[in-house]
RNA sequence: GCUGAUGUAGCUCAGUCGGUAGAGCAACUGAUUCGUAAUCAGUAGGUCCCCCGUUCGAGUCGGGGCAUCAGCACCA
Numbered sequence: 001g002c003u004g005a006u007g008u009a010g011c012u013c014a015g016u017c018g019g020u021a022g023a024g025c026a027a028c029u030g031a032u033u034c035g036u037a038a039u040c041a042g043u044a045g046g047u048c049c050c051c052c053g054u055u056c057g058a059g060u061c062g063g064g065g066c067a068u069c070a071g072c073a074c075c076a
Base pairs, nucleotide, nucleotide: 001072002071003070004069005068006067007066010025011024012023013022019056027043028042029041030040031039049065050064051063052062053061
């Protein structure tokens, strides 16, 4: 340099044919316990990597960037 994949909660990931964003773990609160862990109930946490476009409406479609990973090429 070329090609492909990925980017969504603190972490790991879902999200169907475009229709108001979820789970598990972690955190916090409460119950239980002499206390801790475990268990149970609940709460909070997101500008969906960035910009632009299409659309009544975009996590999802199109264009351009950025980052990470993989393959290939180059290395006088």